Record summary
The RNA shown here (SAM riboswitch aptamer (S box leader)) has 103 nucleotides and comes from a marine sediment metagenome. The sequence is in RNAcentral, with records from MGnify. The prediction has a mean pLDDT of 83.

[in-house]
RNA sequence: CUUAUCAAGAGAGGCAGAGGGAAUAGGCCCGGUGAAGCCCGGCAACCUGAUAUGUAUAUGUCAAGGUGCUAAGUCCUACAGAAUGAAUUUUCUGGUAGAUGAG
Numbered sequence: 001c002u003u004a005u006c007a008a009g010a011g012a013g014g015c016a017g018a019g020g021g022a023a024u025a026g027g028c029c030c031g032g033u034g035a036a037g038c039c040c041g042g043c044a045a046c047c048u049g050a051u052a053u054g055u056a057u058a059u060g061u062c063a064a065g066g067u068g069c070u071a072a073g074u075c076c077u078a079c080a081g082a083a084u085g086a087a088u089u090u091u092c093u094g095g096u097a098g099a100u101g102a103g
Stems, first nucleotide, its partner, number of pairs: 001103006011040001013039003019030003024078004041070003046066002048063006074097001079094005
């Protein structure tokens, strides 16, 4: 950079010890009834393997080796449009940014 996905799912465990929710800003939250991190457990099924069907691109099923994930919709808003409205209000759609996989 390209592409797919991002409303589901997942622990009263151990070590640890104060912070954390990507970055900037503003909110709103989580945290000594124990944050980050590490280990174990778990979830899922992108890649992978097996298998069934099919001429075939492919689709279904099973497994779980490589990743990933395991508070809140990617926690929410930042830009644009639409609707609404007393409003700098609310809702929806898209975009930007980001995360993860594959290339």